[in-house]
RNA sequence: UUCUUAUCAAGAGCAGGUGGAGGGACUAGCCCUAUGAAACCCGGCAACCGACUUACACGAGUAAGCACGGUGCUAAUUCUUGCAGCAGUAGCUGACAGAUAAGAG
Numbered sequence: 001u002u003c004u005u006a007u008c009a010a011g012a013g014c015a016g017g018u019g020g021a022g023g024g025a026c027u028a029g030c031c032c033u034a035u036g037a038a039a040c041c042c043g044g045c046a047a048c049c050g051a052c053u054u055a056c057a058c059g060a061g062u063a064a065g066c067a068c069g070g071u072g073c074u075a076a077u078u079c080u081u082g083c084a085g086c087a088g089u090a091g092c093u094g095a096c097a098g099a100u101a102a103g104a105g
Stems, first nucleotide, its partner, number of pairs: 001105008013042001016041003022032003026082001028080002043074003048070003052065005078097001083094004
């Protein structure tokens, strides 16, 4: 960097520390931010993969639990939107794009 599969309406510091102006992928919006952005540390959430435990199957495995290891996440539905269909004001559905995990090249 590409491909495959799964998930994306829940959850997590409204007084933690360092840090200092930006951030929410991109477009257009609309927001957050010196009552302090990004980033890092700490805390927390979840449970995708592995380990472990229990039950069933008892060959591969399935379900539940745990949260020890690998990640991830921690404003707003993936903040809305960008294409298509229905409606045709509002809205609904699907796709695309994106993110994360696991696997493969």
The RNA shown here (SAM riboswitch aptamer (S box leader)) has 105 nucleotides and comes from Paenisporosarcina quisquiliarum. Model confidence (mean pLDDT): 82 of 100. Of the family's consensus pairs, 90% are formed in the model.